Model confidence (mean pLDDT): 87 of 100. Predicted 3D model of a 330-nucleotide part of an RNA (large-subunit ribosomal RNA, domain IV) from an Alphaproteobacteria bacterium. NCBI's taxonomy places the organism under Bacteria, Pseudomonadati, Pseudomonadota, Alphaproteobacteria. Its Rfam family is "Bacterial large subunit ribosomal RNA". Rfam links the family to the GO terms ribosome and structural constituent of ribosome.
Context: one part of a larger RNA
RNA sequence: UGAUGCUGAAGGAACUAGGCAAAUUACACGCGUAACUUCGGGAUAAGCGUGGCCCAACUAUACGCAAGUAUGGCUGGGCGGCACAAGCCAGGGGGUGGCGACUGUUUAUUUAAAACACAGGGCUCUGCGAAGGCUCUCAAGCCGACGUAUAGGGUCUGACGCCUGCCCGGUGCUGGAAGGUUAAGGCGAGGAGUGCAAGCUCUGAACCGAAGCCCCAGUAAACGGCGGCCGUAACUAUAACGGUCCUAAGGUAGCGAAAUUCCUUGUCGGGUAAGUUCCGACCCGCAUGAAUGGCGUAACGAUCUCCCCACUGUCUCCAGCAUCAACUCA
Numbered sequence: 001u002g003a004u005g006c007u008g009a010a011g012g013a014a015c016u017a018g019g020c021a022a023a024u025u026a027c028a029c030g031c032g033u034a035a036c037u038u039c040g041g042g043a044u045a046a047g048c049g050u051g052g053c054c055c056a057a058c059u060a061u062a063c064g065c066a067a068g069u070a071u072g073g074c075u076g077g078g079c080g081g082c083a084c085a086a087g088c089c090a091g092g093g094g095g096u097g098g099c100g101a102c103u104g105u106u107u108a109u110u111u112a113a114a115a116c117a118c119a120g121g122g123c124u125c126u127g128c129g130a131a132g133g134c135u136c137u138c139a140a141g142c143c144g145a146c147g148u149a150u151a152g153g154g155u156c157u158g159a160c161g162c163c164u165g166c167c168c169g170g171u172g173c174u175g176g177a178a179g180g181u182u183a184a185g186g187c188g189a190g191g192a193g194u195g196c197a198a199g200c201u202c203u204g205a206a207c208c209g210a211a212g213c214c215c216c217a218g219u220a221a222a223c224g225g226c227g228g229c230c231g232u233a234a235c236u237a238u239a240a241c242g243g244u245c246c247u248a249a250g251g252u253a254g255c256g257a258a259a260u261u262c263c264u265u266g267u268c269g270g271g272u273a274a275g276u277u278c279c280g281a282c283c284c285g286c287a288u289g290a291a292u293g294g295c296g297u298a299a300c301g302a303u304c305u306c307c308c309c310a311c312u313g314u315c316u317c318c319a320g321c322a323u324c325a326a327c328u329c330a
Base pairs, nucleotide, nucleotide: 001325002324003323004322005321006320007319008318010316011315014314019311027051028050029049030048031047036041038159052079053078054077055076056075058073059072060071061070062069063068080084092309093308094307095306097304098303099301100300104116105115120157121156122155123154124153125152126151132143133142134141160296161295162294163293165226166225167224170223171222172219173218174217175216176215179214180213181212185208186207190203191202192201193200194199227245228244229243230242231241254288255285266282267281268280269279270278
């Protein structure tokens, strides 16, 4: 000096990115227990008290013929200690908010989470040798399934509550089939070569000719999208209102400086003596928004943010002790 433990005056988070680490708490019994709530919870909420040993009465149970003994309960009296759940073991608590409903799963070896999954919801495919998969080109076989649309596959969302607006122009999918386009092929006017010829070979207009594409519809819990400018009210400001351009349609409900807000430490309020964080509002949403789900939500979380109580060597400010190592000497 380091590591691992233990202790500490006064203060008590002033430390720090952050109470990281440590400390506090811890058991049993009795009492007591809020908001909120899906009425189950929240809850060991919080908070308070008691606890050792000795003696005795009463009582319960067991055993005993009985005297009584053992254990438990309850009541009274007494004793000792700094300390009686005397060691080990053994929750710190409360409040607000974000996210995810929950238990679960995950980057074996830097990420355990708000990511994945989930029950629930929707769309879609599939009539059975099913769709789909092994599997690519065919065949056979197997899974699906010893299942049969209340089933199976794919995909999105993600308990529950209230809801889920407008746009089908583009892309996709589904349906339609009149017309256009269109391959091989069919038919074949005509033409060429050759041959005496029959013929053979080659070429070939028009016409016929599938799916697809064009086209016509439908479809957004399919991929996706959801405007601009100008003016206007008897202070000012603002604009319920009007005009105009464009669009497939111009963002509804809700939420909003947000896990989204650049300007920004926005402005106001709360909390602090002092608050770029936090909570509540406002709305000027650079660039929110409805199953790429929107907004709430009890319970839950080794989750993230902020605050408070308790507690402490985290700190003011370090000190001592123990063991081990390092170091010095032998």